């Protein structure tokens, strides 16, 4: 100077005007409960992912002595944390020169299932081409031997590849039942030794999960898959703020108590019906309509109101413990809270021309998406000094 890792920050800027939503004051205005409406003024008003609604907890209501069973999660180890499938920090294993980055990482030797093509054979495997054919077996060849004189029986040596032996080589595969070499066989093969490399145990190191040029035994653990049943160890009530509390209209209902009742009707003598006056409401008054015995008390509850809503496992600074995540202390801040649901438009003007995308109980966290731009701090390459 280039190529890169890994960790944070920010998310167009300024100014003017015009909305739209909470909060404070102020005044109007309303009153049937509930500041419920209306103005004016001050100051507030999305994210880093507010997303997906995948995990975890608060916080509420309903359940519930305790324990199992089914279901579901979760899986190397140790911390952190209010929890957790997060996150830190170690192992192991796979990628990269490297800074680093990826894994659900218990057991397939408790059982039970799966596996496309190929290919002889896919699991206490296979003989397809090849090796071999020692040993049986077949003709044959030479020598013996017996006698029934042309056959029998013994030995010999060379063939054939018939039985049959081999997993050293070939082939097929993603995978073929440790690997190199010597030996050793007929050919061969952990059949035997040597090293490497596994299993088991036993040392020593570390909390541990692991590891070890360590020492012992074992010819060799019987291929793969458990985000396949499954087994082991561990953890989990159910519902969700439309959770839940409150307060509460009228010409709507229920209950108790005391009074009250024109006329007619009906009566079980309690009382029911009907109607008359009289009340109520139709924002004043009249006619109309439309309801109703009166008064107080009680519970319930829909319309609506309020509240749960934002002070929080909060955010900033500095400090202490700790490799870290993360905590402990000391000052400081107050940072949307709507409910059909606000955060937005115009216009000037700069400049790199501006992505993905908007809350809705809160909060940790995981995932997914994003124009770009700066900042640390590490790795490798090249020149030069």
């Nucleotide at each position: 100077g280039g190529a890169g890792u890994u960790g944070g920050u920010c998310a167009g800027g300024c100014a003017a005007u015009c909305g739209c939503u909470g909060c404070g004051u102020u005044a109007a205005c309303a009153u049937u409960a509930a500041g419920u409406u209306u103005a004016a003024c001050g100051g507030g008003g999305a994210g880093g992912a507010a997303a997906g609604u995948c995990c975890g907890g608060g916080c509420u209501c309903c359940a519930a002595c305790g324990a199992g069973c089914a279901g579901g999660g979760u899986g190397c180890c140790a911390g952190a944390u209010a929890a957790c499938a997060u996150c830190u920090g170690g192992g192991g294993g796979g990628c990269g020169c490297a800074a680093g980055c990826c894994c659900a990482c218990g057991a397939c030797a408790a059982g039970u299932g799966c596996a496309g093509c190929a290919g002889a054979g896919a699991g206490a495997a296979g003989a397809c081409c090849g090796c071999c054919g020692a040993u049986g077996g077949c003709g044959c060849u030479u020598u013996c031997u017996a006698u029934u004189u042309a056959u029998a029986g013994a030995a010999u040596g060379a063939g054939c590849a018939c039985a049959g032996g081999u997993a050293a080589g070939g082939c097929u595969g993603a995978a073929a039942g440790g690997g190199u070499g010597c030996g050793g066989u007929a050919a061969g093969a952990g059949c035997g030794c040597a090293c490497c490399g596994g299993a088991c145990g036993a040392c020593u190191g570390g909390u541990a999960a692991c590891a070890g040029u360590u020492c012992g035994u074992u010819g060799c653990a019987g291929g793969g898959u458990a985000a396949a049943c499954u087994c082991c160890a561990c953890c989990c009530g159910g519902a969700g703020c439309a959770a839940g509390a409150c307060c509460a209209a009228a010409u709507a209902g229920g209950g108790u108590u005391u009074c009250a009742c024109u006329a007619c009707u009906u009566u079980u003598c309690g009382a029911a019906g009907u109607u008359a006056a009289g009340g109520c409401g139709c924002g004043g008054c009249u006619c109309g309509c439309g309801u109703u015995g009166a008064a107080a008390c009680c519970g319930g509850g829909u319309a609506g109101g309020u509240u749960g809503c934002u002070u929080g496992a909060g955010c900033c600074u500095g400090u202490g413990a700790g490799c870290a995540a993360u905590u402990g202390c000391a000052g400081g801040c107050c940072u949307a809270g709507a409910c059909g649901a606000a955060u937005g438009a115009u216009u000037g003007u700069c400049c790199a021309c501006g992505a993905c995308a908007a809350a809705a109980c809160c909060c940790g966290g995981c995932u997914u998406a994003u124009c770009g731009a700066c900042c640390a701090a590490c790795u490798c390459c090249c020149a030069c000094u």
Record summary: This is a predicted structure of a 385-nucleotide RNA (Bacterial RNase P class A) from an uncultured Gammaproteobacteria bacterium. It matches the Rfam family "Bacterial RNase P class A". It is annotated as a ribozyme. The sequence was found by an Rfam model in a public genome assembly. Its mean pLDDT, the model's own confidence on a scale to 100, is 77. Of the family's consensus pairs, 93% are formed in the model.